[in-house]
Context: one part of a larger RNA
């Protein structure tokens, strides 16, 4: 891993619902006890419970009765159905669907491992150092001292046995659940060690590390209390049928748990609901508004302040500053003179819907919700974030569409059929269907993005200028008072500054649009002729498009090929396309009828509700059957709506259905289950 077998809502008593049965204003026996009883057995036993009468703290009184002065009035009552029993479904109590701690607490066993202690023994090659102290001699008044010698001191010194374990390697399903190889500390000691003793768990010992206390010690093992407890995690076994949730609120030492209600289901029972039109209410959002409450801009008038005159006043002024006021523009979840759409209450009528409401009980399960669209709050007008509310979708929904891709978009699978009609979304290929007209794009734009930028290009509107000739290009003029005036070294159309921007000739020509000069000069433009001949210029708005546009393994921002349409806008006709809808045939629920038949309805997770299947044993009964072959096993081409159930053939060799009924140790794939195999 995999195969086989075993594996998990049981039992008792109590109580409560509906449901079967008996009796029935009644029901019913417990212990217990008789019997020639052993049977699913008859009879005894009424002790007891439980109903049949309530009211009231209670006396008490009674179809009433309590409160009351009350014969009012108002609570509770009264106008019948109840008991027992078995089954089922649940709850309580008990282990109470099954495994599962970590501890807790009792009573023993452990100091042959170890920590330390007692008693008694035992070991420690060898080599080196040479302390104390003593002799002798030199010294000394006598000492100290000093120099050779002995001596043989040490938690000295190298270094084996023994003890230990610093550093590498190896090994790490090991040779070893701590080892091996080679270095490497200690080795006369606070040394190692043998053997008897002692110290015991709420506890010993400990040169002290939470060290040790028998491969396990922040409190040892072993057996009981014990099936501790586990608001936690994991499993929980046959099949069809109906209906089907929440992920909220309110309390909770409560937030991953629970009550209660809301939602689901199941029963009886009643006879309502709902939506739209209509009537009639409440209200203060959007949204606009400045009457109030704030806030906030410009301006006028102002009272008060400051300045300054004045004497320190009276009093006067004022390019300050300024409350209210008045005019102009604005803001506001906690501002309203005003205000919808919608949403919500009721209600008569009428259409649609067709049980969708209500109420009583049984019995749940939910209390992590997820996106996605509106409308708020947090957050940064972030987040595939967070908190609310409305409305979908997943959850507990499959089919088609978005390439893929719970939560979008269409649409809700009862089965079967090699016809059919559509939806969304598409109709060149992949890859099922396509065409037509008119326009636009040239950017692969479509097939990713913003301010911003720009004689892209269609198209629309408006205002100039144009055959008295326009824009454009060329050819010509562009002068004069004058070098305007100031300034200035200079300043002459052109550094600056000032002007009334003047006036002359003129077709025109500014006291001057740029270049340029030290400053003139030079070019050049405004502006005119001329040459030419027909449109040319501004503006402002739409359609599509360009530019801004840099990313990490590889085109890689059409799903890919490819597309100038197979882009993109309008307009039309056509097709494809799901489990939609319709049609052909079946099963089942539920309503309706006399029935034939008809209509309707059948995704589904917690969940509740209904109906089966099969195991094993019991009674009919060791029946029917059965060596002319029972169960098992093993194979095959039968029926059934599912579990399942017959049949044949083969093994095999002796047992045994099928029915009815009654009882359970009565269905496995999972629980890092548990046993045994491969």
């Nucleotide at each position: 891993u995999c195969c086989g077998g075993c594996g998990a809502g049981u039992u008792g008593c109590u109580a409560u619902a509906g449901u079967u049965a008996g009796c029935g204003a009644g029901g019913u026996u417990a212990a217990g006890g008789u019997a020639u009883u052993a049977c699913g057995u008859a009879c005894c036993g009424g002790a007891g419970c439980c109903g049949a009468a309530g009211g009231g703290a209670a006396a008490c009184c009674g179809a009433g009765u309590g409160u009351g002065a009350a014969u009012a009035g108002c609570g509770c009552g009264u106008c019948u159905a109840g008991u027992u029993a078995g089954a089922u479904a649940u709850a309580g109590c008990a282990g109470a669907c099954c495994c599962g701690a970590a501890a807790c607490c009792g009573g023993g066993u452990g100091a042959c491992c170890u920590a330390c202690c007692c008693a008694u023994g035992a070991a420690c090659a060898g080599g080196u150092u040479g302390a104390a102290g003593u002799g002798a001699g030199g010294g000394u008044a006598a000492a100290g001292c000093c120099u050779c010698a002995u001596g043989g001191a040490g938690g000295a010194c190298c270094g084996a046995a023994c003890c230990g374990a610093c550093c590498c390697c190896c090994g790490u399903u090991g040779c070893a659940a701590u080892g091996u190889u080679g270095g490497c500390g200690g080795a006369u000691g606070a040394u190692u060690u043998g053997u008897g003793g002692g110290u015991a768990g709420c506890g010993g010992a400990g040169a002290a590390a939470u060290u040790c206390c028998a491969a396990a010690c922040g409190a040892a093992c072993c057996c009981g209390g014990a099936g501790a407890u586990a608001g936690c995690u994991g499993g929980u076994u046959c099949u069809c049928c109906c209906c089907g949730a929440a992920a909220u609120a309110g309390c909770u030492u409560u937030a991953g748990g629970g009550c209660u209600a809301g939602c689901g289901u199941u029963u009886u029972g009643a006879c309502a609901g709902a939506u739209u039109a209509c009537c009639g209410g409440a209200g203060g959002u959007a949204g606009a508004g400045c009457a109030c409450u704030g806030a906030a801009u410009g301006g006028g008038c102002u009272a008060g302040g400051g300045g300054c005159a004045g004497a320190u006043a009276a009093u006067g002024u004022u390019a300050c500053u300024g409350a209210a006021c008045c005019c102009u523009a604005u803001c506001a979840a906690a501002c309203u003179u005003c205000g919808a759409a919608u949403g919500c209450c009721g209600g008569c009528u009428a259409a649609u819907u067709g049980a969708u409401u209500c109420a009583a009980g049984g019995c749940a399960g939910u209390c992590a919700g997820a996106c996605u669209a509106u409308g708020u709050g947090a957050g940064a007008u972030a987040a595939g974030u967070u908190u609310c509310a409305u409305a979908g979708u997943c959850a507990a929904a499959a089919g088609g569409g978005a390439a893929a891709c719970a939560g979008c978009c269409c649409a809700g699978a009862c089965c079967c059929g090699c016809a059919g009609c559509u939806a969304a979304g598409g109709u060149c290929c992949c890859a099922a269907a396509u065409g037509u007209a008119u326009g636009c794009u040239a950017a692969g734009u479509g097939g990713a993005a913003a301010a911003g930028g720009a004689u892209g290009u269609a198209u629309g509107a408006u205002c100039g200028c144009g055959a008295a000739g326009a824009c454009a290009a060329c050819c010509a003029g562009g002068a004069u008072g004058u070098u305007g005036g100031c300034u200035u070294a200079g300043a002459a159309g052109c550094a600056g500054c000032c002007a009334c921007a003047c006036a002359u000739u003129a077709a025109a020509a500014g006291a001057g649009u740029g270049c340029g000069u030290a400053a003139u000069a030079g070019c050049u433009c405004a502006c005119u002729g001329g040459u030419c001949g027909a449109g040319u210029g501004g503006u402002c708005g739409u359609g599509c498009g360009c530019c801004g546009a840099a990313g990490a393994u590889a085109u890689a921002a059409c799903g890919g090929g490819g597309c100038u349409a197979a882009g993109c806008a309008u307009a039309c006709a056509a097709c494809c396309g799901a489990a939609g809808c319709a049609c052909g045939g079946g099963c089942a629920a539920c309503g309706c009828g006399a029935g034939a038949g008809c209509g309707u309805u059948g995704g589904g997770u917690a969940g509740g509700g209904g109906a089966g299947c099969g195991u094993c044993g019991u009674a009919c009964a060791g029946u029917a059957g059965g060596g002319c072959g029972a169960a098992g096993c093993a194979u095959c081409a039968g029926c059934g709506g599912a579990a399942g159930c017959a049949g044949g053939u083969g093994u095999g060799g002796a047992c045994g259905a099928g029915g009815u009924a009654c009882g359970a140790g009565a269905g496995a794939g999972a629980a890092u289950g548990c046993c045994g195999g491969a």
Annotation
Predicted 3D model of a 678-nucleotide part of an RNA (large-subunit ribosomal RNA, domain II) from an Oscillospiraceae bacterium. Its Rfam family is "Bacterial large subunit ribosomal RNA". The coordinates come from a structure-prediction model, not an experiment, and the mean pLDDT is 85. Lineage of the source: Bacteria > Bacillati > Clostridia > Eubacteriales > Oscillospiraceae. RNAcentral holds the full RNA, with entries from ENA.